[in-house]
RNA sequence: CGACUCAUCCCGUUCUUCCUCAGACGGGGGCGGAGAACCCAUACCCGGCGCCGAGGCGUCUAGGGGUGAAGCCGUUAUCCCACGGCCGGGCACCGAUCGUCCGAACCCGACAGCUAACUUCGCAGACGGUGGAUCGGAGGAUCC
Numbered sequence: 001c002g003a004c005u006c007a008u009c010c011c012g013u014u015c016u017u018c019c020u021c022a023g024a025c026g027g028g029g030g031c032g033g034a035g036a037a038c039c040c041a042u043a044c045c046c047g048g049c050g051c052c053g054a055g056g057c058g059u060c061u062a063g064g065g066g067u068g069a070a071g072c073c074g075u076u077a078u079c080c081c082a083c084g085g086c087c088g089g090g091c092a093c094c095g096a097u098c099g100u101c102c103g104a105a106c107c108c109g110a111c112a113g114c115u116a117a118c119u120u121c122g123c124a125g126a127c128g129g130u131g132g133a134u135c136g137g138a139g140g141a142u143c144c
Stems, first nucleotide, its partner, number of pairs: 001128002004125001008029007030123006040113001047060005063111001064108004071086005087103005093137006
């Protein structure tokens, strides 16, 4: 300096003789997520353990759900692994084709459909040094 990604910009305070930078704290803009009505849709009764004042509290993860591209089906017998098919994501302005790589991890805690008002949370992390090719397009620079 740049790309992946929601994950970024600004202001103030703090440290110091003064200034600047980093970090920390607070606030704002911006980006992204969750919960939450009527209506609509769906369903019919709802897990384990402990305490207890019997309705609650605490705790756990098989059920279920969430963030995310990170899933579905088959080989198959419960998974993992492996293979195959479909599908999703990255490859540096955009689109297409070919090629190539990735398809993790974590969270909630029996519970959440959609959902206006409203409530609330996150702004991390891991990389590269001109990034695979072709076609088309857009934009920019330099010179005249």
A computed fold for a 144-nucleotide RNA from a Pseudonocardiales bacterium, annotated as c-di-AMP riboswitch aptamer (ydaO/yuaA leader). Its Rfam family is "c-di-AMP riboswitch aptamer (ydaO/yuaA leader)". From the family's description: This family represents a conserved RNA structure found upstream of the ydaO and yuaA genes in Bacillus subtilis and related genes in other bacteria.